[in-house]
Molecule: transfer RNA
Organism: Nitrosopumilaceae archaeon
RNA sequence: GGGCCGAUGGUCUAGCCUGGUAGGAUACCUCCCUGACACGGAGGUGGUCGAGAGUUCAAAUCUCUCUCGGCCCA
Repeated sequence: GGGCCGAUGGUCUAGCCUGGUAGGAUACCUCCCUGACACGGAGGUGGUCGAGAGUUCAAAUCUCUCUCGGCCCA
């Protein structure tokens, strides 16, 4: 220098192909349960989907550029 893959709450991750309210687990907070804790049960907070631009009525999703990480070729 060229090619491919990845980036989504504190953490892990689904959703992207085929655009239409961003889902689950865990953690955290409150309540129930207990003498108390743990476990269990119920509820709740937390995401500008790596950044910028474009297309579109509408973008995590499609297009372009860039950043970071990984792999391969030279």